Description:
Predicted 3D model of a 72-nucleotide RNA (transfer RNA) from a Candidatus Nealsonbacteria bacterium. It matches the Rfam family "tRNA". About the family: Transfer RNA (tRNA) molecules are approximately 80 nucleotides in length. Gene Ontology term of the family: triplet codon-amino acid adaptor activity. The organism belongs to Candidatus Nealsoniibacteriota, within Bacteria. The sequence was found in a public genome assembly.

[in-house]
RNA sequence: GCCGGGGUAGCUCAGGGGCAGAGCGACUCUCUCGUAAAGAGUAGGUCGCGGGUUCAAUUCCCGCCUCCGGCU
Numbered sequence: 001g002c003c004g005g006g007g008u009a010g011c012u013c014a015g016g017g018g019c020a021g022a023g024c025g026a027c028u029c030u031c032u033c034g035u036a037a038a039g040a041g042u043a044g045g046u047c048g049c050g051g052g053u054u055c056a057a058u059u060c061c062c063g064c065c066u067c068c069g070g071c072u
Stems, first nucleotide, its partner, number of pairs: 001071007010024004018055001026042005048064005
C1' cells in the first nucleotide's frame, strides 16, 4: 500500500429503514435478627466522527479515525 471484519449502556454483545434492546453489573424496595440468595422495580445511550440519499438513518452510500485478521 491492497483486501476483509469490527466500533451500540460500566462490561460482553444483539438489532441492518419507522419502538434502541438482552445478559451481567449499579441503585431502590420486599423478604431476613442481619448478610447472601431469591423476587419486584429504577437509572444509565451524541448507536466512533463528518457528509450524502430518504418524508424518516443505529440501519443504505461516500470519506475519515480507530481496533482485529489476511496479502504484498